[in-house]
Context: one part of a larger RNA
RNA sequence: GAACGAACGCUGGCAGCGUGGAUUAGGCAUGCAAGUCGAACGUGAAUCCGGUGAUCAAUCUUUCGGGAGAGUGAUCCGGUGGAAAGUGGCGGAAGGGUGAGUAACGCGUGGGCAAUCUGCCUCCGAGUUGGGGAUAACCAUUCGAAAGGAUGGCUAAUACCGAAUACGGUGGCGUUGUGCGAACGACAUUGACUAAAGGUGGGGAUCCUUCGGGACCUGCCGCUUGGAGAGGAGCCCGCGUCCGAUCAGCUUGUUGGUGAGGUAAUGGCUCACCAAGGCUACGACCGGUAGCUGGUCUGAGAGGAUGGUCAGCCACACUGGGACUGAGACACUGCCCAGACUCCUACGGGAGGCUGCAGUCGAGGAUCAUUGGCAAUGCGCGAAAGCGUGACCAUGCGACGCUGCGUGGGGGAUGAAGGCCUUCGGGUCGUAAACCCCUGUCAUCAGGGAAAAAUCUCCCGGCCGUUAAUAUCGGUUGGGUUUGAUGGUACCUGAAGAGGAAGCCACGGCUAACUCUGUGCCAGCAGCCGCGGUAAUACAGAGGUGGCGAGCGUUGUUC
Repeated sequence: GAACGAACGCUGGCAGCGUGGAUUAGGCAUGCAAGUCGAACGUGAAUCCGGUGAUCAAUCUUUCGGGAGAGUGAUCCGGUGGAAAGUGGCGGAAGGGUGAGUAACGCGUGGGCAAUCUGCCUCCGAGUUGGGGAUAACCAUUCGAAAGGAUGGCUAAUACCGAAUACGGUGGCGUUGUGCGAACGACAUUGACUAAAGGUGGGGAUCCUUCGGGACCUGCCGCUUGGAGAGGAGCCCGCGUCCGAUCAGCUUGUUGGUGAGGUAAUGGCUCACCAAGGCUACGACCGGUAGCUGGUCUGAGAGGAUGGUCAGCCACACUGGGACUGAGACACUGCCCAGACUCCUACGGGAGGCUGCAGUCGAGGAUCAUUGGCAAUGCGCGAAAGCGUGACCAUGCGACGCUGCGUGGGGGAUGAAGGCCUUCGGGUCGUAAACCCCUGUCAUCAGGGAAAAAUCUCCCGGCCGUUAAUAUCGGUUGGGUUUGAUGGUACCUGAAGAGGAAGCCACGGCUAACUCUGUGCCAGCAGCCGCGGUAAUACAGAGGUGGCGAGCGUUGUUC
């Protein structure tokens, strides 16, 4: 000198863009952060409508026994409606947080898999036949303080289970091509094993019909099976990746083989047997520290330091262990066990996990709102409308940083008053002020007022495709309709008036900037040298000057 996720002191007008728990991976009240699909399925509350009409009853009438009865409307039936649960599907493995652990194939880079898997998506091929038995919800009974169960009965499906079929796939055998090879591809054969589920629109002849519809044809969304791709994941290897030798030897599943198990897959990954190996001064082992990278800071560079925000990878989710489901987890807001802690309890037993967004306590020098919205971008589900989304988009707070703007401009000498200095002549603050003439950025008030919106859906047309079809459906194109949290914000126009807006540090040398007064080795200053003991440009105050400026200094850290 430069830099910072900074802090502290003094000061502080506005705007834009960034950025903000670095410490206790300490504990957490409260709210929200993962749902969605009725076009997979059975039910179906409130409401409303129509009918039925128990009960009550104004009033009228009466032979006083009663009769009629506007109105009220319990219950039940049918329709409407679609809440809330439930079965089922997909998603809860993404997105979001943190850096505790990890010196490691964890990361970076370059390769390999002839040792592998892959839901959703894209393309291509084939199929989607015919049956069965249950179960939740619901109802009844019942246990428990609760959390939560138990028993019996009814019912549906794209839930579950047999059967049929097999273009294919897997397995066996053979031929052939390629490859260094364990092998891979093609072809033929064998016939051993292996599938499925429906939903929702449209249609005109014919057939059936319980008159609702179905068969039949057809569109879309699905389902099964196979091949290819894309994207994703797993495993292996070369090289690189901090400090300590006051850590010199380490290792028994250890190193290798055979066989088996296990995995999607290789492998001591695991096991049985056999052999006795394997690593190490090119640093094994042990100890300490640490997430890694793109990058960031500095530097002419080489290098040094660093890894916050953003992006990629990894690891973790109260602590430790475990598996289940699934295409994918050994799963942050899933399950089980153990432990610590907190809470409820009828003492028998239960509930919980902010290293998600806000927020709170604690510790700390120190780090914000318990805000608005799904309008945009994306993600999940859905045919779609749409729903959800503390991702995200916005707003708020903090001079924490960077950038921009302003605090006025021009004229104005009797060089006013006043302050300070003085050799008492004057000098200086100083065109500075006053005064005159202007301007209107920002702030204030008033009026107008965006872009971000592209859509989706629906309506009306054109064209193309599907099809028997001018139905439907899909694609494309034109027009219309509709959607904004921010926000009446940005921006524009007008009004008034210099009115509301400057400080901080330094002035002995390094180092730009000097005098007076006070103090008297005291009080104090100080980055280094050093100042202060009666003329201190070094302490304190004042005037003046220098530097930077909504900041300026100090401290800490890095180069």
Molecule: small-subunit ribosomal RNA, 5' domain
Organism: metagenome